Bacterial RNase P class A from a Solirubrobacterales bacterium, 376 nucleotides, folded computationally. The prediction has a mean pLDDT of 78. The RNAcentral record of the sequence draws on ENA. Lineage of the source: Bacteria > Bacillati > Actinomycetota > Thermoleophilia > Solirubrobacterales. The gene name in the source record is rnpB. It matches the Rfam family "Bacterial RNase P class A". Its family is annotated with tRNA processing, dimeric ribonuclease P complex and ribonuclease P activity in the Gene Ontology. The family's RNA type in Rfam is ribozyme.
[in-house]
RNA sequence: GUAGUGGGUCGGACGGCCGCGGAGGGAGAGAAAACCCUUCGAGGAAAGUCCGGACACCGAAGGGCAAGGACGGUGGGUAACGCCCACCCGGGGAAACCCGCGGGAAAGUGCCACAGAAACACACGGCCGAUGGCGCGACCGCACGUGAGUCGCGCACAGGCAAAGGUGAAAGGGUGCGGUAAGAGCGCACCGGCGUCGCGGUGACGCGGCGGCCAGGCAAACCCCGUCCGGUGCAAGGCCAAACAGGAUCGCUGACCCGGCCCGGCGAGAUCCAGGUAGGCCGCAGGAAGCCGGCGAGAGCCGGCCCCGUCCCCCUCGAGGGGGCGAGAUGGAUGGUCGUCCACGACAGGAUCCGGCUUACAGACCCGCUGCCAGA
Numbered sequence: 001g002u003a004g005u006g007g008g009u010c011g012g013a014c015g016g017c018c019g020c021g022g023a024g025g026g027a028g029a030g031a032a033a034a035c036c037c038u039u040c041g042a043g044g045a046a047a048g049u050c051c052g053g054a055c056a057c058c059g060a061a062g063g064g065c066a067a068g069g070a071c072g073g074u075g076g077g078u079a080a081c082g083c084c085c086a087c088c089c090g091g092g093g094a095a096a097c098c099c100g101c102g103g104g105a106a107a108g109u110g111c112c113a114c115a116g117a118a119a120c121a122c123a124c125g126g127c128c129g130a131u132g133g134c135g136c137g138a139c140c141g142c143a144c145g146u147g148a149g150u151c152g153c154g155c156a157c158a159g160g161c162a163a164a165g166g167u168g169a170a171a172g173g174g175u176g177c178g179g180u181a182a183g184a185g186c187g188c189a190c191c192g193g194c195g196u197c198g199c200g201g202u203g204a205c206g207c208g209g210c211g212g213c214c215a216g217g218c219a220a221a222c223c224c225c226g227u228c229c230g231g232u233g234c235a236a237g238g239c240c241a242a243a244c245a246g247g248a249u250c251g252c253u254g255a256c257c258c259g260g261c262c263c264g265g266c267g268a269g270a271u272c273c274a275g276g277u278a279g280g281c282c283g284c285a286g287g288a289a290g291c292c293g294g295c296g297a298g299a300g301c302c303g304g305c306c307c308c309g310u311c312c313c314c315c316u317c318g319a320g321g322g323g324g325c326g327a328g329a330u331g332g333a334u335g336g337u338c339g340u341c342c343a344c345g346a347c348a349g350g351a352u353c354c355g356g357c358u359u360a361c362a363g364a365c366c367c368g369c370u371g372c373c374a375g376a
Base pairs, nucleotide, nucleotide: 001372002371003370004369005368006367007366008365009364010363012341013340014339015338016337017336018335020041021040022039023038024037025036026035043347047358048357050356051355052354053353054352055233056232057231058230068229069228070227071226072225073087074086075085076084077083088102089100090099091098092097103224104223108222109221110218111217112216124165126161127160128159131158132157133155134154135153136152137151138150139149140147141146142145173191174190175189176188177187178186192214193213194211195210196209197208198207199206200205237282238281239280240279246273247272248271249270250269257265258264286307287306290305291304292303293302294301295300308326309325311324312323313322314321315320342345
């Protein structure tokens, strides 16, 4: 340099103007709105909602059983996981590296299209016919036309075989030699599997010895084994509560209210309660309770004191100090436009939160490794 491979980072930049949501401050009679100022305001996936949790309620959700479901090599990590890391085994690649829904088919049941004889233990064509049977011939025996024997040939009747052929995705260890009537792990050598023993390893497993032990595939079919799981899902759920109507008590024998009280004035309502409607608050946004102050009818909110921060700014040689900031909406805010620049901008936007996975993505950059070529 080139081809490949693994991992990571970023995801237009700066400025002006206009606008949107939260919070604080100002102005204002004022809690809210409109106005002004300050400050904060989406992502690497915020997405799919697929796993695991936190949290909340149901019934104390604690234990067990059944049903149902999920997961599945081994060892670690973790709050937990079906996630991550390392390793093992199998497959792919020349390598870096990649892929695997990776427990059990020797517990049982089921299925294995078409073809084929047979899909689990089968014989279609085929081979053999050693043994038995039948036929013919020879030998042999004798009672001379018969068979109790021996040998040869033939048939393929009984029977033996699964090597080669054919079918098929698959016919069940493979190759070779021996062996046999023909064959066959029937015997042997090597290879594969299984079992067992020894050694190594935490383990999955690996290596070696021994034993002919040789068992088809599918569990993402039922099933068996092991582990885990109660259900629902922030529209969870908790809380406050106007007005009208209702109930109780008190009240013209003067309540409530004004007045600090008596006195006095006024003159018809007042206080409490239940339910929880309109509406609202919390959950909910770094952490809550306490104290102080402010606001609100209230639940509650805001500020200060206190703690946290991997964030920003300032000061100090430094330890450190000071100041700022911390998304939280509920028809649901982050946008538009102009200017300059560049490598011309993709996929896409919170909705209870967190850890993962998966999916989408214009382009840019960085690091490691492998092969080839060239040079020193």